[in-house]
RNA sequence: GCCGCUUUAGCUCAGUGGUAGAGCGCAUCCUUGGUAAGGAUGAGGUCCCGAGUUCAACUCUCGGAAGCGGCU
Numbered sequence: 001g002c003c004g005c006u007u008u009a010g011c012u013c014a015g016u017g018g019u020a021g022a023g024c025g026c027a028u029c030c031u032u033g034g035u036a037a038g039g040a041u042g043a044g045g046u047c048c049c050g051a052g053u054u055c056a057a058c059u060c061u062c063g064g065a066a067g068c069g070g071c072u
Base pairs, nucleotide, nucleotide: 001071002070003069004068005067006066007065010024011023012022013021018055026042027041028040029039030038048064049063050062051061052060
């Protein structure tokens, strides 16, 4: 220098055009003599940034950034 992949909750990841989800973690409550385990409820997201297409974009297109990998 060229090519590809990834970027979504504190962490690990789903989500291929129609109001953003799970597990773990966190908070409160229930249960217990107490703790752990278990159960219920809840908080937490400008979906990496900008532009475009569309009635509508996490999703499609273009550009940029960061990380990873391959080739030279």

Predicted 3D model of a 72-nucleotide RNA (transfer RNA) from a Bacteroidales bacterium. The coordinates come from a structure-prediction model, not an experiment, and the mean pLDDT is 82. The RNAcentral record of the sequence draws on ENA, MGnify and Rfam. It matches the Rfam family "tRNA". Rfam describes the family as follows. Transfer RNA (tRNA) molecules are approximately 80 nucleotides in length. The family's RNA type in Rfam is transfer RNA. NCBI's taxonomy places the organism under Bacteria, Pseudomonadati, Bacteroidota, Bacteroidia, Bacteroidales.